RNA sequence: GACUUAUCAAGAGAGGCGGAGGGAUUGGCCCGAUGAAGCCCGGCAACCCCUGUGUUCUUUCGUUGGCGAAGAACACGGGAAGGUGCUACAUCCAGCAGGAGAAUUUCCUGAGAGAUAAGGA
Repeated sequence: GACUUAUCAAGAGAGGCGGAGGGAUUGGCCCGAUGAAGCCCGGCAACCCCUGUGUUCUUUCGUUGGCGAAGAACACGGGAAGGUGCUACAUCCAGCAGGAGAAUUUCCUGAGAGAUAAGGA
């Protein structure tokens, strides 16, 4: 860098440094010296991780059998030391396709793009 899978309407400080930009891209619409990006601290969440209960099993072991143990998958909980991530606005909205309403604007579904995590190569 690419691929696969999952998630993206919740949540998170009026702290310190810093000084003008930022919200991926295009168009909008916004945020910003009552201080942007970035860094630090704090915080949120719970993907990886640890753990409880239940169910199931083309799995393994033991058992004559019933059944027991291990493992895996799924469901519902708990934890947060470590690896990431996140900490304005729904991924801020739309951008392609389809549909509904309505009369120039509204809504719904899907795709694409993007972000993050995990995995194998």

About this RNA
This is a predicted structure of a 121-nucleotide RNA (SAM riboswitch aptamer (S box leader)) from Aneurinibacillus danicus. Its mean pLDDT, the model's own confidence on a scale to 100, is 82. The source organism's lineage runs through Bacteria, Bacillati, Bacillota, Caryophanales and Aneurinibacillus. It was read from a public genome assembly, where an Rfam model found it.